Predicted 3D model of an 84-nucleotide RNA (c-di-GMP-I riboswitch aptamer) from a Deltaproteobacteria bacterium. Its mean pLDDT, the model's own confidence on a scale to 100, is 86. The sequence was found by an Rfam model in a public genome assembly. Lineage of the source: Bacteria > Pseudomonadati > Myxococcota > Myxococcia.

RNA sequence: CUCCGAUACGAGCAAAACCAGGGUGACCUGGUGACGCAAAAUCACGGAUCCGCAAUGGAAAGCGCGGAUGGCCGGAUCGCCGAA
Numbered sequence: 001c002u003c004c005g006a007u008a009c010g011a012g013c014a015a016a017a018c019c020a021g022g023g024u025g026a027c028c029u030g031g032u033g034a035c036g037c038a039a040a041a042u043c044a045c046g047g048a049u050c051c052g053c054a055a056u057g058g059a060a061a062g063c064g065c066g067g068a069u070g071g072c073c074g075g076a077u078c079g080c081c082g083a084a
Base pairs, nucleotide, nucleotide: 004082005081012037013036017032018031019030020029021028022027035071041077042076043075045074046073047072048069049068050067051066052065053064
């Protein structure tokens, strides 16, 4: 340094729910709170899921445009520690 991931060490993040706020909505921000997380750090490039608009249409779906989700998966970048 790489791989790897301990009942390590020292740290870290924060699910659901509730409260306040933003948004047509998915969802986001802050507070409380911890289900969990070896990247639960960052990035919407690919897939997937979700929302809105439009078109067709009895309705729904597919197709088109815009948006959301990184704690859905893949990928990229950076990072703490050092047992087996």